[in-house]
Molecule: c-di-GMP-I riboswitch aptamer
Organism: soil metagenome
RNA sequence: GACAAGGGCAAACCCACCGCGAGGUGGGGGCGCAAAGCCAUGGGACCCACGUGGUCAGCCAGGCUACCGAA
Numbered sequence: 001g002a003c004a005a006g007g008g009c010a011a012a013c014c015c016a017c018c019g020c021g022a023g024g025u026g027g028g029g030g031c032g033c034a035a036a037g038c039c040a041u042g043g044g045a046c047c048c049a050c051g052u053g054g055u056c057a058g059c060c061a062g063g064c065u066a067c068c069g070a071a
Base pairs, nucleotide, nucleotide: 001068008033009032013028014027015026016025017024018023031058037064038063039062041061042060043059044056045055046054047053
C1' cells in the first nucleotide's frame, strides 16, 4: 500500500460434534480483510458453577512475525 503478481484468510447462515453458557472444532458457504497471521498486556463487550473463573484477536489500543515491491 498499487485498477500489480502469486496467493492467503473467511462473516452471516446451514450440518455434525464439544461446552451450563458466552463460544469453540470440522465440513459447506462468502460478508468482507494488507496482516481477518500469532499473543488475553490495557480498555471494552459477553457468559457463568459468581471463583484467584471463563469467552471474543473479524471491537479498540499495544506487542511479535510474514508475501510482493509500483507510487